This is a predicted structure of a 153-nucleotide RNA (FMN riboswitch aptamer (RFN element)) from Paenarthrobacter nitroguajacolicus.
């Protein structure tokens, strides 16, 4: 220095005015930009993550059947254990799907990333009225980032 294992910690920003019974949701004007990559710094390039959907493995719970063992009983049978198969519900979820938006000019060896100009985009649920900015799921999850220990080269 690289890789592997384990642990710890971090890991999303943003509003005013007008109208109105009522809007941080409409109208006007503002404001915000996760992570990795890149000949050079990115909301718009290439990928990833968050929301949502699907399916298989797995785990848990209830339940039904088969096999087998033990105990009780003269017996039919009853009770208990193990194992296996099916169906139901739940949890979790590798994986798959889905998931928005940029151009022109300049500089340069190199920039859809810098500079100048003009644009555009933003999950779901809720709401006295339609939400990127409010509230909620979320003290959650998470791409990933940093550190520590051990091991290997």
């Nucleotide at each position: 220095u690289a890789c592997g294992u384990g642990c710890u910690c971090c890991g999303g920003g943003g509003u005013c005015g007008g109208u109105g019974u009522a809007a941080g949701u409409c109208c006007g004007a503002a404001c915000c930009g996760g992570c990795g990559g890149u000949u050079a710094u990115a909301g718009u390039c290439c990928g990833c993550g968050a929301c949502c959907c699907g399916c298989g493995c797995g785990c848990c719970a209830g339940u039904g059947g088969g096999u087998u063992c033990c105990a009780a009983g003269u017996g039919a049978u009853u009770g208990g254990g193990a194992u296996u198969c099916g169906g139901u519900g739940g949890c979790a979820g590798a994986c798959g799907g889905u998931u928005g938006a940029a151009c022109c000019g300049g500089u340069g060896g190199a920039a859809u990333u810098c500079c100048g100009g003009u644009a555009c985009c933003g999950a779901c649920a809720g709401u006295u009225a339609a939400a990127g900015u409010c509230u909620g799921g979320a003290u959650g999850g998470g791409a990933g980032a940093a550190g520590c220990a051990c091991g290997u080269a």

About this RNA: The prediction has a mean pLDDT of 80. The model forms 97% of the base pairs in the Rfam consensus. Its Rfam family is "FMN riboswitch aptamer (RFN element)". Rfam links the family to the GO term FMN binding.